Context: one part of a larger RNA
RNA sequence: CUGGGUGUAAAGGGAGCGUAGACGGCAAUGCAAGUCCGAUGUGAAAACCCAGGGCUCAACCGUGGGUGUGCAUUGGAAACUGAAUGGCUGGAGUGCAGGAGAGGUAAGCGGAAUUCCUGGUGUAGCGGUGAAAUGCGUAGAUAUCAGGAGGAACACCAGUGGCGAAGGCGGCUUACUGGACUGUAACUGACGUUGAGGCUCGAAAGCGUGGGGAGCAAACAGGAUUAGAUACCCUGGUAGUCCACGCCGUAAACGAUGAAUACUAGGUGUCGGGGGUUCACGGACGCCCGGUGCCGCAGCAAACGCAAUAAGUAUUCCACCUGGGGAGUACGUUCGCAAGAAUGAAACUC
Numbered sequence: 001c002u003g004g005g006u007g008u009a010a011a012g013g014g015a016g017c018g019u020a021g022a023c024g025g026c027a028a029u030g031c032a033a034g035u036c037c038g039a040u041g042u043g044a045a046a047a048c049c050c051a052g053g054g055c056u057c058a059a060c061c062g063u064g065g066g067u068g069u070g071c072a073u074u075g076g077a078a079a080c081u082g083a084a085u086g087g088c089u090g091g092a093g094u095g096c097a098g099g100a101g102a103g104g105u106a107a108g109c110g111g112a113a114u115u116c117c118u119g120g121u122g123u124a125g126c127g128g129u130g131a132a133a134u135g136c137g138u139a140g141a142u143a144u145c146a147g148g149a150g151g152a153a154c155a156c157c158a159g160u161g162g163c164g165a166a167g168g169c170g171g172c173u174u175a176c177u178g179g180a181c182u183g184u185a186a187c188u189g190a191c192g193u194u195g196a197g198g199c200u201c202g203a204a205a206g207c208g209u210g211g212g213g214a215g216c217a218a219a220c221a222g223g224a225u226u227a228g229a230u231a232c233c234c235u236g237g238u239a240g241u242c243c244a245c246g247c248c249g250u251a252a253a254c255g256a257u258g259a260a261u262a263c264u265a266g267g268u269g270u271c272g273g274g275g276g277u278u279c280a281c282g283g284a285c286g287c288c289c290g291g292u293g294c295c296g297c298a299g300c301a302a303a304c305g306c307a308a309u310a311a312g313u314a315u316u317c318c319a320c321c322u323g324g325g326g327a328g329u330a331c332g333u334u335c336g337c338a339a340g341a342a343u344g345a346a347a348c349u350c
Stems, first nucleotide, its partner, number of pairs: 004321003007304002012318001014201004021194003025088002028085002031082001033081002035077008048066004053061002091191001092188003095184004103177007110154001115149007125136002162169002206247006215241002220236004258317006266295009276285003299306002323350003332343004
């Protein structure tokens, strides 16, 4: 490289948008670049293959024919690809009418609880554990009542419920705003799919500047446990957790399953719509579209299992894998304030 693969054995990029490229719906017309057919020229000789010939045979030598799959010129064909022209509506999109949703951003508001402060009642304990102790408390704690401050998170509803490309999103209200879905069939007329580079988003932790700081809590301190205990348990407690702006760019970023399209038994839930039949107008029962679960046939699979939300049957495009360790390391480069990230070997060894 080919071949074979990528749920769990090595292997799907964390996710999206999109450039180049690759691939691309239906029917028509002509063109003829690719494609196909014919002719001519060329494709040196030797070599190779076939026929027959010469050294006694053979190797070897010589004769004739073929091959030489190519290239150029030229005559034609028009199915497919291509480029061109004018059409079509099924793909895609727009319009119109609707309902659903923790989708996003900003502002405002609310109650429960913890902590702290002040005051009242009240007295000797509280707290904590397997048991204790450190700790708090006669300078009046814990408990309880009233008032106040402040920060963070939003019980019940809540649901293999919903929304979002992923990360993720949950008190209430308002403003702005993205997407999906259903119905209709008015409009555009292939405008599509994928997407190397590129750009954007991207949990937590971490970093910078300025705020904030109730609870929790790395580090740290003390008390226990223990042979020891730099831990598990307890009492404290600082970064951080929160906000604004800027960086970082990683995760078991998981469905360990890239995106898109078409097709392929059934059964049973649920969410959002639509339209029917029936009715006592509460409802009941089919059907259709879109999402989301469970079970299960064929098929697939090493098995586990997957099974219309495929890991089935096919097509298009991208990414990735090629024995274990060394190693996601070294060197170089790019990015970053740093932490580090990205790219990414080899010697050696089994």